[in-house]
C1' cells in the first nucleotide's frame, strides 16, 4: 500500500427480505427474610462508531472516514 471481517445499553451479544431496537449479566426500587444471600415483580439505561447518499421510511442498502482484528504484497 491492497483486501476481508467487525463496530448496537456499563459488559457479552441478538435484531429475518428496509417499517421506527431487544435478551442475559450488571444497576435502581419493591416484595420475600430476624438480617444477608438467593428468588420474584417492576423500572431506568441506546445520536445503532462518524459523515454523506438512496428511499415515504435505514441498525439493515451504497460511498468515504475512524478504530480493532485477520490475510496479501
Nucleotide at each position: 500500500g491492497c483486501u476481508g471481517u467487525u463496530a448496537u445499553a456499563g459488559c457479552u451479544c441478538a435484531g429475518c427480505c428496509g417499517g421506527u431496537a431487544g435478551a442475559g449479566c450488571a444497576c435502581g426500587u419493591c416484595a420475600u427474610u430476624g438480617g444477608u444471600a438467593a428468588u420474584g415483580a417492576c423500572g431506568a439505561g441506546g445520536u445503532c462508531a462518524g459523515c454523506a447518499g438512496u428511499u415515504c421510511g435505514a441498525g439493515c442498502c451504497u460511498g468515504c472516514u475512524u478504530a480493532a482484528c485477520a490475510g496479501c504484497u

Predicted 3D model of a 73-nucleotide RNA (transfer RNA) from an Oscillospiraceae bacterium. Its Rfam family is "tRNA". The family's RNA type in Rfam is transfer RNA. Rfam describes the family as follows. Transfer RNA (tRNA) molecules are approximately 80 nucleotides in length. Its mean pLDDT, the model's own confidence on a scale to 100, is 81.